[in-house]
RNA sequence: GCGGGUGUAGCUUAGUGGUAAAGCAUCUGCUUCCCAAGCAGACGACAGGAGUUCGAUUCUCCUUACCCGCUCCA
Numbered sequence: 001g002c003g004g005g006u007g008u009a010g011c012u013u014a015g016u017g018g019u020a021a022a023g024c025a026u027c028u029g030c031u032u033c034c035c036a037a038g039c040a041g042a043c044g045a046c047a048g049g050a051g052u053u054c055g056a057u058u059c060u061c062c063u064u065a066c067c068c069g070c071u072c073c074a
Stems, first nucleotide, its partner, number of pairs: 001070007010024004018054001026042005047063005
């Protein structure tokens, strides 16, 4: 330099053009003499930008971080 893949909540993963989901974690409450466990609730995310579309996490392009492979000059 070329090609491919991955990027969604603090962490691990779903989702696939039409309200973004779950588990763990955090916080609050209930329960308990206390803690733990349990129950209820809250918090919080689509790597960045542009385009297509009535509508983009999803499709297209560019950029960026990481991973894999290939190649070559200096």